[in-house]
RNA sequence: UUGGACGUCGACAAGCGGUAAGUCACAUGGUUUUGAUCCAUGCAUUCGUAGGUUCGAAUCCUACCGUCCAAGCCA
Numbered sequence: 001u002u003g004g005a006c007g008u009c010g011a012c013a014a015g016c017g018g019u020a021a022g023u024c025a026c027a028u029g030g031u032u033u034u035g036a037u038c039c040a041u042g043c044a045u046u047c048g049u050a051g052g053u054u055c056g057a058a059u060c061c062u063a064c065c066g067u068c069c070a071a072g073c074c075a
Stems, first nucleotide, its partner, number of pairs: 001071007010024003018055001026042005048064005
């Protein structure tokens, strides 16, 4: 430099045009003599950034940023 894959909550991770599941962690409360366990509730107005398309975008398109893989170039 070229081609490809990926970027979602603190971590992992589902969703792939119809408005963000789940697990762990964390917070509050309950149970318990206390702690662990267990139970209940809460926890992303938002999906790398900026635009575009659409009634509607995490999902499609464009550019850029970052990570990884393959090939190439120079030394």
Transfer RNA from a Spirochaetales bacterium, 75 nucleotides, folded computationally. Its Rfam family is "tRNA". Its mean pLDDT, the model's own confidence on a scale to 100, is 80. The sequence was found in a public genome assembly.